Predicted 3D model of a 108-nucleotide RNA (c-di-GMP-I riboswitch aptamer) from an Acidobacteriota bacterium.

RNA sequence: AACCGAGAAAGGCACACCCGGCGCGAGUCGGGUUCGCAAAGCCGACGGAAGUCAGAACAGUGCGCCAGAUGCCCCGGCGCUCCUGAUUGACUUGGCCGGGUUACCGAA
Numbered sequence: 001a002a003c004c005g006a007g008a009a010a011g012g013c014a015c016a017c018c019c020g021g022c023g024c025g026a027g028u029c030g031g032g033u034u035c036g037c038a039a040a041g042c043c044g045a046c047g048g049a050a051g052u053c054a055g056a057a058c059a060g061u062g063c064g065c066c067a068g069a070u071g072c073c074c075c076g077g078c079g080c081u082c083c084u085g086a087u088u089g090a091c092u093u094g095g096c097c098g099g100g101u102u103a104c105c106g107a108a
Stems, first nucleotide, its partner, number of pairs: 004106002012037002017032006035095001041101003046098003049093005055088002058085003062080005
C1' cells in the first nucleotide's frame, strides 16, 4: 500500500412507523424511534431495473350529442371525462443491482 472484516474499541448512518413541512404523485426534508448497514458516505449529468405523473398524442372501453328510424340495438359522424394498454416526455429510488469515487479502525 492492496485485499480482508473481529459478539474488538471509538464513533457513524437510519427501513418501517409516528409528528410536522414540501410535492398531483412516486417521493423528499426536519424531529422521535430503531429493521438493519463496513461504505446504508457521495454520484440518478455511467448502464440496467423498479416506480410516479396534474402533460402530449394514439388505441380500446364507457358516456353524451347528431343523423337515420315507430322504439331499442348495430352501423356512421362529433365530443368528453374516468379507467386500461402501449409510446413519448418529465421525474423518483444510491437502503434494487452493476459501475465510478472518497474515507475511520486493525484481531485473524
The model forms 95% of the base pairs in the Rfam consensus. The source organism's lineage runs through Bacteria, Pseudomonadati and Acidobacteriota. Model confidence (mean pLDDT): 76 of 100.